[in-house]
c-di-GMP-I riboswitch aptamer from bacterium MnTg04, 85 nucleotides, folded computationally. It was read from a public genome assembly, where an Rfam model found it. The prediction has a mean pLDDT of 81.
RNA sequence: GCAUAAUGCAGGCAAACCCACUGAAAGGUGGGGACGCAAAGCCACCGGUCUAAAGGAAUCAGCCUAAGACAGCGGGGUUGCCGGU
Numbered sequence: 001g002c003a004u005a006a007u008g009c010a011g012g013c014a015a016a017c018c019c020a021c022u023g024a025a026a027g028g029u030g031g032g033g034a035c036g037c038a039a040a041g042c043c044a045c046c047g048g049u050c051u052a053a054a055g056g057a058a059u060c061a062g063c064c065u066a067a068g069a070c071a072g073c074g075g076g077g078u079u080g081c082c083g084g085u
Base pairs, nucleotide, nucleotide: 003085004084012037013036017032018031019030020029021028022027035072041078042077043076045075046074047073048070049069050068055064056063
């Protein structure tokens, strides 16, 4: 430098839930907390999912729509730690 299946070490992340802030909502951020994770680092490119403020339709019941979200739904792209071989 290249490759790297499994197990383990160091180090890392943090679901549900609770609190605060934020947002129309979905969600996000911080603190607590750990279900899990070898990319649970990063990127909405493809599929999927969530929300529906504005807009549209409609007319008081609910519908459509992403320019908003989810990378811990799958695929893809990209970067990368420790150790072993």